[in-house]
């Protein structure tokens, strides 16, 4: 440095819920507070696949990063 992830040490996230506010046709999606399941990238990226949604029936166009995949940054150092 790179593999790699420890009953390791400091730190971070916030699925889902409830509550208020707001933006979308629609899928969802942003903020405030509270509660938490869990995550070694659960930080960023929609490039590929699955999935939803809007229009269409030929192209399309939006959503999803907490389905997998892949690209890249990055905390610590047991085995």
């Nucleotide at each position: 440095c790179a593999c790699c992830g420890a009953u390791a040490a400091g730190a971070g996230c916030a699925g889902c819920c409830u509550a208020c506010a707001g933006a979308g046709c629609a899928a969802u999606c942003u903020g405030u507070a509270g509660g938490u399941c869990g995550c070694a990238a659960a930080g960023c990226u929609a490039c590929u696949c699955a999935c939803c949604c809007c229009a269409a029936c030929u192209c399309g166009g939006g959503g999803c990063a907490g389905g997998a995949g892949g690209g890249u940054u990055g905390c610590c150092g047991a085995a």
c-di-GMP-I riboswitch aptamer from a Nitrospirota bacterium, 79 nucleotides, folded computationally. It matches the Rfam family "c-di-GMP-I riboswitch aptamer". Gene Ontology term of the family: cyclic-di-GMP binding. The coordinates come from a structure-prediction model, not an experiment, and the mean pLDDT is 85. The sequence was found by an Rfam model in a public genome assembly.